[in-house]
């Protein structure tokens, strides 16, 4: 890095260095930011995937260790499928459009596993 599976609910900040960006990528919107962005360091915390204990499963409890996270939110839209709507076609149906809607996918994040 690729693949498979699960989750994407909730939760949890202070200090120091730093000095202009940040919210994954592109564009637009929206939001945060000199009352100090990113990044790094220290200390703390959250959670419970791996893990530990209850002999095992299930279930429950826990937090020593490996990850992860610690503004709000997978922030919204875009791309595909479905639905709605509009139009053409003689109805069934089919074709095209729009971007109204929400659902799924795709994409992304994290963990565990596999090679």
């Nucleotide at each position: 890095u690729c693949g498979u599976u699960a989750u994407c609910a909730a939760g949890a900040a202070a200090g120091g260095u730093g000095g202009a960006g940040g919210g994954a990528c592109u564009a637009g919107a929206c939001c945060c930011u000199a009352u100090g962005a990113a990044a790094c360091c220290u200390u703390g915390g959250c959670a419970a995937c791996c893990c530990u204990u209850u002999a095992c499963c299930a279930a429950a409890a826990g937090a020593a260790g490996g990850u992860g996270c610690u503004a709000c939110a997978u922030u919204c839209u875009a791309c595909c499928u479905g639905g709605a709507c509009c139009g053409g076609u003689u109805u069934c149906g089919u074709c095209g459009g729009c971007a109204c809607u929400u659902a799924g996918g795709a994409a992304g994040a994290u963990a565990a596993c596999c090679g």
A computed fold for a 115-nucleotide RNA, annotated as SAM riboswitch aptamer (S box leader).